The RNA shown here (small-subunit ribosomal RNA) has 1445 nucleotides and comes from an uncultured bacterium. The RNAcentral record of the sequence draws on ENA.
RNA sequence: UAGAGUUUGAUCCUGGCUCAGGAUGAACGCUGGCGGCGUGCCUAACACAUGCAAGUCGAACGGGAAUCUUCGGAUUCUAGUGGCGGACGGGUGAGUAACGCGUAAGAAUCUAACUUCAGGACGGGGACAACAGUGGGAAACGACUGCUAAUACCCGAUGUGCCGCAAGGUGAAACCUAAUUGGCCUGGAGAAGAGCUUGCGUCUGAUUAGCUAGUUGGUGGGGUAAAGGCCUACCAAGGCGACGAUCAGUAGCUGGUCUGAGAGGAUGAUCAGCCACACUGGGACUGAGACACGGCCCAGACUCCUACGGGAGGCAGCAGUGGGGAAUCUUGCGCAAUGGGCGAAAGCCUGACGCAGCAACGCCGCGUGCGGGAAGACGGCCUUCGGGUUGUAAACCGCUUUCAGCAGGAACGAAAAUGACGGUACCUGCAGAAGAAGGUGCGGCCAACUACGUGCCAGCAGCCGCGGUGACACGUAGGCACCAAGCGUUGUCCGGAUUUAUUGGGCGUAAAGAGCUCGUAGGCGGUUCAGUAAGUCGGGUGUGAAAACUCUGGGCUUAACCCAGAGCCUGCACCCGAAACUGCUGUGACUAGAGUUCGGUAGGGGAGCGGGGAAUUCCUGGUGUAGCGGUGAAAUGCGCAGAUAUCAGGAGGAACACCGGUGGCGAAGGCGCCGCUCUGGGCCGACACUGACGCUGAGGAGCGAAAGCAUGGGUAGCAAACAGGAUUAGAUACCCUGGUAGUCCAUGCCGUAAACGUUGGGCACUAGGUGUGGGUCUCAACCAACGAGAUCCGCGCCGUCGCUAACGCAUUAAGUGCCCCGCCUGGGGAGUACGGUCGCAAGACUAAAACUCAAAGGAAUUGACGGGGGCCCGCACAAGCAGCGGAGCGUGUUGCUUAAUUCGAUGCUACGCGAAGAACCUUACCUGGGUUAAAUCAUUAGGUAAAUCCACAGAGAUGUGGGGUCCUUCGGGGCCUAAUGAAGGUGGUGCAUGGCUGUCGUCAGCUCGUGUCGUGAGAUGUUGGGUUAAGUCCCGCAACGAGCGCAACCCUUGUCCUAUGUUGCCAGCGGGUAAUGCCGGGGACUCGUAGGAGACUGCCGGGGUCAACUCGGAGGAAGGUGGGGACGACGUCAAGUCAUCAUGCCCCUUAUGUCCAGGGCUGCAAACACGCUACAAUGGCCGGUACAGAGGGCUGCGACACCGCGAGGUGAAGCGAAUCCCAUAAAGCCGGUCUCAGUUCGGAUUGAAGGCUGCAACUCGCCUUCAUGAAGCUGGAGUUGCUAGUAAUCCCGGAUCAGCACGCCGGGGUGAAUACGUUCCCGGGCCUUGUACACACCGCCCGUCACACCACGAAAGUCGGCAACACCCGAAGCCGGUGGCCCAACCGUAAGGAAGGAGCCGUCGAAGGUGGGGUCGGUGAUUGGGGUGAAGUCGUAACAAGGUA
Repeated sequence: UAGAGUUUGAUCCUGGCUCAGGAUGAACGCUGGCGGCGUGCCUAACACAUGCAAGUCGAACGGGAAUCUUCGGAUUCUAGUGGCGGACGGGUGAGUAACGCGUAAGAAUCUAACUUCAGGACGGGGACAACAGUGGGAAACGACUGCUAAUACCCGAUGUGCCGCAAGGUGAAACCUAAUUGGCCUGGAGAAGAGCUUGCGUCUGAUUAGCUAGUUGGUGGGGUAAAGGCCUACCAAGGCGACGAUCAGUAGCUGGUCUGAGAGGAUGAUCAGCCACACUGGGACUGAGACACGGCCCAGACUCCUACGGGAGGCAGCAGUGGGGAAUCUUGCGCAAUGGGCGAAAGCCUGACGCAGCAACGCCGCGUGCGGGAAGACGGCCUUCGGGUUGUAAACCGCUUUCAGCAGGAACGAAAAUGACGGUACCUGCAGAAGAAGGUGCGGCCAACUACGUGCCAGCAGCCGCGGUGACACGUAGGCACCAAGCGUUGUCCGGAUUUAUUGGGCGUAAAGAGCUCGUAGGCGGUUCAGUAAGUCGGGUGUGAAAACUCUGGGCUUAACCCAGAGCCUGCACCCGAAACUGCUGUGACUAGAGUUCGGUAGGGGAGCGGGGAAUUCCUGGUGUAGCGGUGAAAUGCGCAGAUAUCAGGAGGAACACCGGUGGCGAAGGCGCCGCUCUGGGCCGACACUGACGCUGAGGAGCGAAAGCAUGGGUAGCAAACAGGAUUAGAUACCCUGGUAGUCCAUGCCGUAAACGUUGGGCACUAGGUGUGGGUCUCAACCAACGAGAUCCGCGCCGUCGCUAACGCAUUAAGUGCCCCGCCUGGGGAGUACGGUCGCAAGACUAAAACUCAAAGGAAUUGACGGGGGCCCGCACAAGCAGCGGAGCGUGUUGCUUAAUUCGAUGCUACGCGAAGAACCUUACCUGGGUUAAAUCAUUAGGUAAAUCCACAGAGAUGUGGGGUCCUUCGGGGCCUAAUGAAGGUGGUGCAUGGCUGUCGUCAGCUCGUGUCGUGAGAUGUUGGGUUAAGUCCCGCAACGAGCGCAACCCUUGUCCUAUGUUGCCAGCGGGUAAUGCCGGGGACUCGUAGGAGACUGCCGGGGUCAACUCGGAGGAAGGUGGGGACGACGUCAAGUCAUCAUGCCCCUUAUGUCCAGGGCUGCAAACACGCUACAAUGGCCGGUACAGAGGGCUGCGACACCGCGAGGUGAAGCGAAUCCCAUAAAGCCGGUCUCAGUUCGGAUUGAAGGCUGCAACUCGCCUUCAUGAAGCUGGAGUUGCUAGUAAUCCCGGAUCAGCACGCCGGGGUGAAUACGUUCCCGGGCCUUGUACACACCGCCCGUCACACCACGAAAGUCGGCAACACCCGAAGCCGGUGGCCCAACCGUAAGGAAGGAGCCGUCGAAGGUGGGGUCGGUGAUUGGGGUGAAGUCGUAACAAGGUA
């Protein structure tokens, strides 16, 4: 020392990305009241107009000018000579990776001005500027002649000094002022400054590994203030480098600053110290000091002036301009203060500095009012319409006046004078709430939510992600949150990030142990003694500038800011001390590490040579005949020229069955028939020897499977490539037949593997159990065989502690420690490109970046899935029966058509479904015609008219005209009109919904509480052994219980009992009839109604765990849930329905509402689904005849009678129904006929005539009769239902309904066959396994190709930068040389000499030129791969045994 979001269905971990914090010389957007203190070209070291930034001294000097003058002179100014200063101050950061900087030391040095001490200042001399004259030039400037002063210059003397062993040599000075002060010369010391040297520290790259000739050292010489290859000649051959030289890139360094808990990381604005630079490059001069920002010379580039001859310039000083840029100020005031230069001073100069100006650029402070004021105005927004909120907020009342404004006064800064700031700070007074609030955000992280608009659009976004019609995520509004004269955004740095891990990480599977061994440097190292004191520890001294920082105190009203003191500055150097540990020293000592020796011992350890048998193939010969071979099935292939098979003989190559074993050996790769030779290592025992000889190991070296390469051999089998045959949609594969490299040998390369225990090596320590290989010992044993125990070394398994994210590891560690090496730091790009090294090549080793993603990943969990496994169930298959699929028709659907063919349902789970019934209506669709409040409701008011009828127009709705004039219980009702409020919509969204429904599935499952286990998701329970229809029950068990499901309770059916007895029944009694429960009566029976009984594995036997249960039996009407029904767990399918209904939102409103007529929903090349009728003789037709159940009925069922062939009609009884009617049940049975045919089967189609319903049967109903008499002779692939009163078959009834039923819903009649069984198909349940799936296999996912965009590589070339090298040229200038030339001071009496100068020559030497290379970069037709991109193409490689692991 704080964390959060994001990989998943969920979890833990690894791991990256992102956020919250702080900071800023900032910039941008919106906004902006005041003050204080700071800060302000980070880019073009780009170019600069203009002004200013370094002068001063007349008390050094001559001259000149002006003014004054008492003419004596005085004052002022200053071009020149001279002195001092222009080396400070100010700017900038280009260069520099360096003794540049920091720090600590050092010796061979210098220092003007200043301070101090000592000494001195004597005597002489000659010039040159200015000036005057002459003449040159456009200018800048300059030439000659002449005059002149000095604190300018020169000589001599003296001289503490310096040189020298000494003798000796050398060697200074200046004056000015009226005067004091002042100034000068020499030497010593001080202070301060400067130069030089050294230790240590100081960025990145090894895809830069070798660099170096003045290079390293020495000697002589030169040079400097000074040591020194600093320079030169000679001599030697050194010097630097893996502890990173050289090269390349980048960079001023530091105090500090920012951040951080710290260690660190980043940074080097302002302030301070040092360095470097001054247009670019070179050079020296002067000077105490420079190689000199506002000096000089040269070269170059640029700009300016010019009379074209030649000249001038350098803002990285202060302002300012242009330019560049996202971006950075006034051409201000003043020397009042502080400081600097000069001067004796007055003073002058000072863009240093002090101030002011501009800029919210930063930090700090203040204000924009304060109090009261409603159950709360208006307005806004929201609303569930009640209200809520804005909100005490406003208004209104009272109060105050900071700041700003106006007016008056007025400082400190100043010591005597002097104030730019400045009439400023500050003080006082005045008026008035008056002049003063915005920005961002509101999905999570992260504090703050609603409405409207938009509709994957527009847009947002830091990450995750929002937006496809209800967006808290876009835009706007209201509200809210956070900051506030600011608020946000962007950039950058640190933090969070323990995400480079010293503090403080890792490497079995997440990224990560080198394939293995040897070994160099290096790192680390046993026991003991002595010494030493490098590390280490203690004390002290010096230094660690100031500022900064922290603490304390103080000054501005506070704060920022400033001042003072203390701390800190973790460092370095030196001195003194300690000696435990590490190091070092010792021809020290020791033996436990390591090694040697001796004796045993096991072994596919290695190399070479020799030998062997089995098998395959080939050759020869024999026997023998039609096939062989091969596969899922085949074919190619071989074979009548004799194969395969079989026998014999021969050839050749390769490999060594059994033994053989989580057994052995080896460092790893690897090693397997037998023998011989050579050879390496291990283990055990003995304990004689050496005496730390050890461990690891960067570079390095060697070994190193397979494949591959080279040369030469060899080649039986096998077998890439290749060929053929199959398979397939294709099949460049899997399968088959062949077959070449290769596999084998020798020699040489290659140097890689899932070279894996995915686990580097060494040492030590830390429970055990068990097996096995090698050795030794003890016990036991007459021998042999066997056995028990101990110990050392290997190889395995299980397991405790501990560790681990988990899985797992666990004395063979992945535990606990030490030592050394290697390696990792998100995924992709990529182990790739470029460069380098190696290789014959293939390629290997080393190894990036751009770009792109928010993940990629490990382990484990729950599901789902598997052409994984096990167990089990179901009319799932099988066994059966009857069908469908073929025909005709019906109905539904698709499609097509249409003005419309309304809409919905669409695998199972749509398709005789919504629809239990479309001629109109229905009706939602179309065409046409109307209508705007027509229908309904509520309230209020009014009205007696309206309703209704008739006529006319019209298709009708409707319109016009006429007639018509209500009921009442007196409350009102009906109708109409008007107003108000609700309109209305079968328009959209079933992906906004409720409700209802389907499906998995009547499948046996789905969960919870507590406990336990696990870091956790989760697990356990619910798994296991049995059993069941069942998570049904039993047993066992870290589980114990519970809930929803299962079962039962309900209905129905099957038996019996009791009660009751009409409309039901009729046995017995009675009456009656042609006959009939028809009547009296009866309750026995049937039946109805109601209530009970009964069935529970209860009983017996076998099996089974003394269980659950199961099998068999008895009894029973019924037997193991008796049959059937209702009943549908948690959930799944965004399943279905907005058109049953309800409903949010959206949409239409003279229409998408509503009314009417007609049409359509019925349309027909075609396809499908479900049915009906058939194809006939188990039948058709005709005649006769028997037996149900359950229902329905008043706008109804309708007996019966009559009419009609019939459908039906007419009349009409009964019945609101256990009473009457519908209503004859049919198949069946009896008899007859037909005789196998498109028929006496079949009935479609069509014609004609009728019936019924209805306002109306044309489109478009049903039925009847007559006539007609189509297809069809049992149905391909395929497919459906059904396990018993079932299938099949036969009728009956009902709902809907005016009418219309082959559909649907019910009812009864007749009444089978088959089930060995669970291999397979389908569906489901449980357990288990794999998984890269979780939208869950209709999943996921790979690669080519095509298109678009992006970055990168290669590329004939081409263009440029940089550094170096060789040569040429060679400016300025220092140094050296120098004939001739010039020359005041000194010497010399002159002549000349000394010294000096220009000139010339030489070395060096910048820029420039030439050349070949190096290196880096730009660009490049074309080309290569890579990345990214909602819906492209081809396949299916991977994930399940992924269908060939």